[in-house]
Molecule: small-subunit ribosomal RNA
Organism: soil metagenome
RNA sequence: AGAGUUUGAUCCUGGCUCAGGAUAAACGCUGGCGGCGUGCAUUACCAAUGCGAGUCGCACGGGCUGCGCUCUUUGGAGGGCAGUCAGUGGCGCCCGGGUGCGUAACACGUAGGUGACCUACCCUGGUCUGGGGGAUACCCUUCCGAAAGGAGGGCUAAUACCGCAUAGGCUGUUGCUCGUAGGGGCAACAGGAAAGUGGCGUGGGGGUGACCCUGCGGCGCGGACGAGGAGGGGCCUGCGGCCUAUCAGUUGGUUGGUGGGGUAACGGCCUACCAAGGCGACGACGGGUAGCCGGUCUGAGAGGACGAACGGCCACAGUGGGACUGAGAGAUGGUCCACAGCUCUACGGGGUUUAGCAUGGAGGAAUCUUGCGCAACGAUCGGCAGAUCGGCGCAGCAACGCCGCGUGCGGGACGACGCCUUUCGGGGUGUAAACCGCUGUUGUUCGGGAAGAAGUACUUGUAGUGGGUAGCUACAAGGAAGACGGUACCGGACGAGGAAGCCCCGGCUAACUACGUGCCAGCAGCCGCGGUAAGACGUAGGGGGCAAGCGUUAUCCGGAUUUAUUGGGCGUAAAGGGCGCGCAGGCGGCCUUCAGCAGUGGCGCGUGGAAUCUCCCGGCUCAACUGGGAGGGGCCGUGCCAGACGGGGAGGCUCGAGGCAGGCAGAGGUGCGCGGAACGGGCGGAGUAGGGGUGAAAUCCGUAGAGACCGUCCGGAACACCAGAGGCGCAGGCGGCGCACUGGGCCUGACCCUGCAAAGGGUGCCCCGCAAGGGGUCCUGACGCUCAGGCGCGAAAGCGUGGGGAGCGAACGGAAUUAGAUACUCCGGUAGUCCACGCCCUAAACGAUGGCCACUCGGUGUCGGGGGUAUCGACCCCCUCGGUGCCUAAGCAAACGCAGUAAGUGGCCCGCCUGGGGACUACGGCCGCAAGGCUAAAACUCAAAGGAAUUGACGGGGGCCCGCACAAGCAGCGGAGCGUGUGGAUUAAUUCGAUGCAACGCGCAGAACCUUACCCAGGCUUGACAUGCACGUGGUAGGGACCCGAAAGGGAACCGACCCGCAAGGGAGCGUGCACAGGUGCUGCAUGGCUGUCGUCAGCUCGUGCCGUGAGGUGUUGGGUUAAGUCCCGCAACGAGCGCAACCCCUGUCCCUAGUUGCCGUUUCUAGGGAGACUGCCGGGCGAACCCCGGAGGAAGGUGGGGACGACGUCAAGUCCGCAUGGCCCUUACGUCUGGGGCGUCACACACGCUACAAUGGCCGGUACAGUGGGCAGCCACCGCGCGAGCGGCAGCGAAUCCCCCAAAGCCGGCCUCAGUCCAGAUGGCAGGCUGCAACUCGCCUGCCUGAAGUCGGAGUUGCUAGUAACCGCGCGUCAGCACAGUGCGGUGAAUGCGUUCCCGGGCCUUGUACACACCGCCCGUCACACCACGAAAGCCGGCAAGACUCGAAGGCGCUGGGCCAACUGGUUCUUCGGAGCCAGAGGCAGGUGACGAGAGUCGGGUCGGUGAUUGGGGUGAAGUCGUAACAAGGUAGCCGUACGGGAACGUGCGGCUG
Repeated sequence: AGAGUUUGAUCCUGGCUCAGGAUAAACGCUGGCGGCGUGCAUUACCAAUGCGAGUCGCACGGGCUGCGCUCUUUGGAGGGCAGUCAGUGGCGCCCGGGUGCGUAACACGUAGGUGACCUACCCUGGUCUGGGGGAUACCCUUCCGAAAGGAGGGCUAAUACCGCAUAGGCUGUUGCUCGUAGGGGCAACAGGAAAGUGGCGUGGGGGUGACCCUGCGGCGCGGACGAGGAGGGGCCUGCGGCCUAUCAGUUGGUUGGUGGGGUAACGGCCUACCAAGGCGACGACGGGUAGCCGGUCUGAGAGGACGAACGGCCACAGUGGGACUGAGAGAUGGUCCACAGCUCUACGGGGUUUAGCAUGGAGGAAUCUUGCGCAACGAUCGGCAGAUCGGCGCAGCAACGCCGCGUGCGGGACGACGCCUUUCGGGGUGUAAACCGCUGUUGUUCGGGAAGAAGUACUUGUAGUGGGUAGCUACAAGGAAGACGGUACCGGACGAGGAAGCCCCGGCUAACUACGUGCCAGCAGCCGCGGUAAGACGUAGGGGGCAAGCGUUAUCCGGAUUUAUUGGGCGUAAAGGGCGCGCAGGCGGCCUUCAGCAGUGGCGCGUGGAAUCUCCCGGCUCAACUGGGAGGGGCCGUGCCAGACGGGGAGGCUCGAGGCAGGCAGAGGUGCGCGGAACGGGCGGAGUAGGGGUGAAAUCCGUAGAGACCGUCCGGAACACCAGAGGCGCAGGCGGCGCACUGGGCCUGACCCUGCAAAGGGUGCCCCGCAAGGGGUCCUGACGCUCAGGCGCGAAAGCGUGGGGAGCGAACGGAAUUAGAUACUCCGGUAGUCCACGCCCUAAACGAUGGCCACUCGGUGUCGGGGGUAUCGACCCCCUCGGUGCCUAAGCAAACGCAGUAAGUGGCCCGCCUGGGGACUACGGCCGCAAGGCUAAAACUCAAAGGAAUUGACGGGGGCCCGCACAAGCAGCGGAGCGUGUGGAUUAAUUCGAUGCAACGCGCAGAACCUUACCCAGGCUUGACAUGCACGUGGUAGGGACCCGAAAGGGAACCGACCCGCAAGGGAGCGUGCACAGGUGCUGCAUGGCUGUCGUCAGCUCGUGCCGUGAGGUGUUGGGUUAAGUCCCGCAACGAGCGCAACCCCUGUCCCUAGUUGCCGUUUCUAGGGAGACUGCCGGGCGAACCCCGGAGGAAGGUGGGGACGACGUCAAGUCCGCAUGGCCCUUACGUCUGGGGCGUCACACACGCUACAAUGGCCGGUACAGUGGGCAGCCACCGCGCGAGCGGCAGCGAAUCCCCCAAAGCCGGCCUCAGUCCAGAUGGCAGGCUGCAACUCGCCUGCCUGAAGUCGGAGUUGCUAGUAACCGCGCGUCAGCACAGUGCGGUGAAUGCGUUCCCGGGCCUUGUACACACCGCCCGUCACACCACGAAAGCCGGCAAGACUCGAAGGCGCUGGGCCAACUGGUUCUUCGGAGCCAGAGGCAGGUGACGAGAGUCGGGUCGGUGAUUGGGGUGAAGUCGUAACAAGGUAGCCGUACGGGAACGUGCGGCUG
């Protein structure tokens, strides 16, 4: 850092996907060790059990226990100390710990404010701590209750409670004073505190005593008041951080004021009254979601996502509400009430809430032990000792994460075994193993053994304080206690011994083979693999990657510049609003000056907690982890400075903008009027049979007189020519002429002189004037640009009301066309088109290009204006301003293209886009009379959808040109019979292949057996055939009568060898056995080779150069020409290759040489060699060249005729059954042998032929002329026999010698006379011949008899352009025999070609394309079926928030309080003078009551969701139905808007666009 994926290929746009990092994870497979971390993300679901907050006897009384003590009447009583229990009292329980529900908020973060506030414990300093009183718990007792718990009576203490005294710098009021502010100072008056206790010392008193009470002193700990500090908090404010506008208006204590209340404190916090405000597009209100931050993950950064663990803040404690206590709470392990759940109950009532630590259940993919310890750290209480703490420290469980270590190290073969593979040679695993040597991390075992502990608590000593050896403080010395844990760590011994897996291997992406499977099973992140050779599935071997882990899934960031600030776009890819006006907003010309403002810049200060991050240093053996130091971090606050820029104040300017004056062009708009042509109609005339319409017709009109022609009248709509790439308008749009009203646009306002300037003068121009002359020749001063919302305009169609209606014309009717024709064509025709007024508001409303300004080479046309020059002039020419076109430079662009009218270069503002489909849709909202418009999703689905350009292919596109392609002609085929091949059918088998052209007389140039591959039957098994090895074998190999048998085969007497070697023996042969043979079994879609076809068509390419980002182009296109990419010319091309042509063969003329045969042989002939033809020559045509036309000569003339020869390639064309060959399959059978059958079947269909249908003929007789070839298992003369096929006999010839071998048509003569015949010969019968082992199935031939269909062939279709077609026969191959086929040969021997419109095929150029397995392409919609998600829907069900009304718990507050009350006050009575009682008061309490109030209920709505018979469209789905809409002029050009119609795509009308 990129990569894969749209295409045949390319560039671009664009989405999807991958490689990286991360995680509180989970799942699969696997698992040795240690360290450090982390561990319910889901149900803020429910919880059994235990523990999680106590402590203080130096605040107080008491119970119990222990110890020793005292007294004793021995029964007991008393007092002290220690421990313990509950109680009173104090402090703590408001911290610590958990969770993330709620909360979009001053909740959080950051920076500030508080003169508007509070603060227990702690610290500092000040003052005080005097004197009294009345109760109460515990306890005892009575009672209620199941329990929880409670009630009454009696006793008692305090650091509990209450008066009194005193008090200031405290509080209140008033006054004065400083201060902006509730702040500071001063004065007066009033009000308001306290608690003691423990040691020690020293007095006093009491008791029989142990001891107790009490005074003073000093010490320790406390208490009170006020001041200050530290730390902690409350409140307020600026700024900052989610989504949604399909939430646009919101608000009643609401906003403010006054009085009052309340609070620690400001405040509408609360209340009464008054006012009517407050908030909001800079997003109020509503909805959804969410604890916020330090930070964490990612990223180059900007940013994005997240907010576990650690730290800060907030919120919450089953849900909701409330207060009490307190310094602090609206209190997790407090309380009260309501509700819900659970639970106990004796049914009367109670208890409880793990979001503390463990733990259980439930939920979930998923998250731990009911552990140890207070040793450390931290916390509460305590004077201390100490106690307590599921905070915490540790341990346990879990590879959940990070980090570290190990599973060994060295040697060891041309390399074992096994396994895999193989072309069988080998290769791989692989130094890997074995084996040898070594080490000892870890492990096992034995032994040693920490740090964490601070020299703390405590003890002692010294010093200070003190009267003091109490106490306290400081110092010194000594000096316990460890949960973890006998752990870490160290040492000895043993011993390679116990310790490797997981994923992947088609591309991306690193790693390949074999087998299995056969679109199956399966894989898959994307592209995509799998249909018989799969590197993609499964397994194996091997390899790659990582490693105690590895993969998968999920999620986040990245890659993604794919939301673009950094850092994107909008002509055609998605994207410019249809157009204008314009508020808010954004942006803004030149000069001067001022201040220094929320901008901007600089410096300083403050803050930005710790942890984290980065750097440096240190500690655990390293690392993770951790300690120390430094750095970084803000759109933050603040002080000072700067003053260019921006903004602001002031002043000025004219070039932006506007005005004024003069002139000009114009289908600009609105209204009124006028005109002619055409058209339709009415009337009249004249006139007769048609008219009209079409591709052709018909419907239609017309003898009731049409159409055509003439006259006249009426009507409505539109305005020919002018007219133009023309003009005007913002767009839509605007076209006869005149008038009225009216909008906008363009041009011109100049030059010279004097003067610093102000100003003056002159020329020109304009106006007035007869002239003279006069007047004018400028004004405002940034007023601007853009524009969300808003407002207006807005083609056609359409809607409403009323008119109008000629033509045209959706719908509709009819006629055609058609398979159909709801269309295209035709005849009619209603809305509509027109007018007025009112709506609608859309379009391909397009330049598919928003507006404004500035800048940036040129050329050319046109419209309007001005100037110059020239001129008679307004023409021409030059300059200039404005508009409108074309071409082009730079530049831009993916390309096409744009290019002063930008798509170039910049600035400002607005609109819009973010993959395709779903969807210009649904729902909601707004608008509309309606049609509908505007705004605008999601589920689901796809791996693309696209733009431009390229090469092809194609077109019912165009141009040029070929071919027996058509046409012109000749002969056929298609009809008949027969032959052959094929399909089909049949069969035991009818073997197999070939299947449009390019299969079908094809493989087959010969199926009776054989062939033969098929079927039936009978045999053989090393085989019919090859090679090797082993063994056997002399009566062996070989022959073989005879037996069984259809044969093959099986038996079998008998006969009986060969080569080498001295012998033994060997070879050959044979037998047995093992390897193997064999297969026409499969795959031509695994192949070679060969072949067909386009096509004998003229094409197909390459090198270099050039052009293009690239595919690719150029060359090869163009102008000519040719049979030809043949040649010439031109040209960014220049050359070259494969093709064409030529070279080769045959043939036509001549020559030379040679020659067997033959009677002769010159010629002919045969063979070999050569000559000849090259557009060479002449004329003409063409600019030249090439070339063409004509001519001469010549046997032959423009490639003379024919053949062989087939470019790059196409058709997965054909052939595994010619041959070869990979793979697969069979192996006493899918091999092989034999007999028989079949390939020859036949109701049919097609193809190719033969023979005919007759007189250009048939038959009979006579007669003539070839060539190619073949021949010894052969051709066979000649002779004889036979009607004949043929037979017999005998010559010749291995062949220019002999034979096949008489050619036939032809010619001559005769008969037949148009008839199913003297045509035709099928079929059938009989008799023969030949070949062959054998002609039954199933050969050919002969003779006689038989004598079918057929009288020239429908649609359609084939061949042929000259020695060709046609007609005629002959030969040959195959072959025993069989030829209507094939292949050759000669004989006779034509017709026609105007021409290229059309059919078919082809070549070149060009054009369009949505095609590229390429038009046999692609593709649209309805319908039918299956599945999926969604909308609507009578309704049904639920969630949430709010409203109105009713009821209303707890509770604080207000009112009331006739009941109740120890302390204080007054009065009074009694008194043992200690005091007691009564009355009244002060102050309270119960109770009652009022408003508020959680909630409950009732009611009507809102909003969101679930479900719903049915319904609507949508999406998806190898081979369903109907059509053919679109893509090529797609066969009616297409598309947009709208309206109507139609099974459907669609059709038609109107207007628009060119894409």